[in-house]
RNA sequence: GGGCCAUCGUCGGGAGAGAGCGGCUAGCAAUCCUAGCCGCCGCCGAAGGCGCAACCGCCCGGGAACCGCUCAGGCAAAAGGGCCGACGACGCAGG
Numbered sequence: 001g002g003g004c005c006a007u008c009g010u011c012g013g014g015a016g017a018g019a020g021c022g023g024c025u026a027g028c029a030a031u032c033c034u035a036g037c038c039g040c041c042g043c044c045g046a047a048g049g050c051g052c053a054a055c056c057g058c059c060c061g062g063g064a065a066c067c068g069c070u071c072a073g074g075c076a077a078a079a080g081g082g083c084c085g086a087c088g089a090c091g092c093a094g095g
Base pairs, nucleotide, nucleotide: 004095005094007089008088009087010086011085012084013083018041020040021039022038023037024036025035026034027033042075043074044073048071049069050068051067055062056061
């Protein structure tokens, strides 16, 4: 100096699971419908969070996930979405 990884930004892609039941309030003249709130049952895991193996250890510790748990979140669309791709930023304060 350059590249890659990491981190961040923008764009694109992105799974799963009830358009569930009941009540109240509001919108309307009103049924329906929609939204919010409350309660109930059933589900999902890929925001976040929690748990653990080998291994290490200063021995009540450290330690991964797409594994597990489902607190949170979600179960038509929208939004979100681990992760992937493209472009860019970054310059040891990370490798």
A computed fold for a 95-nucleotide RNA from a Rhodocyclaceae bacterium, annotated as Glycine riboswitch aptamer. Its Rfam family is "Glycine riboswitch aptamer". Gene Ontology term of the family: glycine biosynthetic process. It was read from a public genome assembly, where an Rfam model found it. The organism belongs to Rhodocyclaceae, within Bacteria. Its mean pLDDT, the model's own confidence on a scale to 100, is 78.